[in-house]
Record summary:
Predicted 3D model of a 75-nucleotide RNA (transfer RNA) from a Candidatus Omnitrophota bacterium.
């Protein structure tokens, strides 16, 4: 300085290509069952508003644009 990758609950991801119920899924976290008692199991429940800022559209986690942060190649 040039090109690519990635960014969504605490955490670790899916979903984005194809725009459209109310954003899921492990796990943790809460309660409650059940255990002598912890862990396991079951059941139930609480938290996002998709890195950040516009734009397109009737409607954006999705398209378009610019810029943070991480990380890999190149010079």
């Nucleotide at each position: 300085c040039g090109g690519g990758a990635a960014g969504u609950g605490g955490c670790g991801c899916a979903g984005c290509c194809u725009g459209g119920c109310u954003a899921g899924c492990g796990u943790a976290c809460c309660u409650g069952c059940u255990u002598u008692g912890g862990g396991a199991g079951c059941a139930g429940g609480g938290g996002g508003u998709c890195g950040u800022g516009g734009g397109u559209u009737c409607g954006a986690a999705u398209c378009c644009c610019a810029c943070c942060u991480u990380c890999c190649c190149g010079a």
It was read from a public genome assembly. Its Rfam family is "tRNA". Gene Ontology term of the family: triplet codon-amino acid adaptor activity. The organism belongs to Candidatus Omnitrophota, within Bacteria.